RNA sequence: GGGCCUGUAGUUAAACGGUAGAACAUGGCAUUCGCAUUGCUAAGAUGGGGGUUCAAUUCCCCCCAGGUCCACAA
Numbered sequence: 001g002g003g004c005c006u007g008u009a010g011u012u013a014a015a016c017g018g019u020a021g022a023a024c025a026u027g028g029c030a031u032u033c034g035c036a037u038u039g040c041u042a043a044g045a046u047g048g049g050g051g052u053u054c055a056a057u058u059c060c061c062c063c064c065a066g067g068u069c070c071a072c073a074a
Stems, first nucleotide, its partner, number of pairs: 001070007010024003018054001026042005047063005
């Protein structure tokens, strides 16, 4: 330098054009003498920019970051 894959909540991870859902973690409440467990509940996310579309996490382009392979150099 080129090809491919990936980027969603603090972490893991679904949705793949039509309300962004879940688990763990976190806060609150209940339970307990207290802690833990358990139950209920709350907050929290689509890497950045542009395009297509009535509508974009999803499709297209560019950039950024990570992974992987190839090439070049040493």